Molecule: transfer RNA
Organism: uncultured Rhodospirillaceae bacterium
RNA sequence: GGUCCCAUCGUCUAAUGGUUAGGACAUCACCCUUUCACGGUGGCAAUAUGGGUUCGAAUCCCGUUGGGAUCACCA
Numbered sequence: 001g002g003u004c005c006c007a008u009c010g011u012c013u014a015a016u017g018g019u020u021a022g023g024a025c026a027u028c029a030c031c032c033u034u035u036c037a038c039g040g041u042g043g044c045a046a047u048a049u050g051g052g053u054u055c056g057a058a059u060c061c062c063g064u065u066g067g068g069a070u071c072a073c074c075a
Stems, first nucleotide, its partner, number of pairs: 001071007010025004018055001027043005048064005
C1' cells in the first nucleotide's frame, strides 16, 4: 500500500428501511430493613464522523477516523 470485517447508553447486547432506539448490569432517587445486603418502584444515559439514496436511514451506498484480519512490498 491492496482487500475484507467491526464501531449503538458507563459496560454488555437487541432493533424486516417505518419503535418515543429496547433489554440486562452499573448509577441516582424513593420504598422495604434497627443497619447493611437482598428485594420492589421510578429516573438518567447511546447509533464514531461528513455526505448521498429514499416520503422515511442505526439499518442501503461513498468518503473520513479509529480498531482488527489477511495479502503484498522493503529488509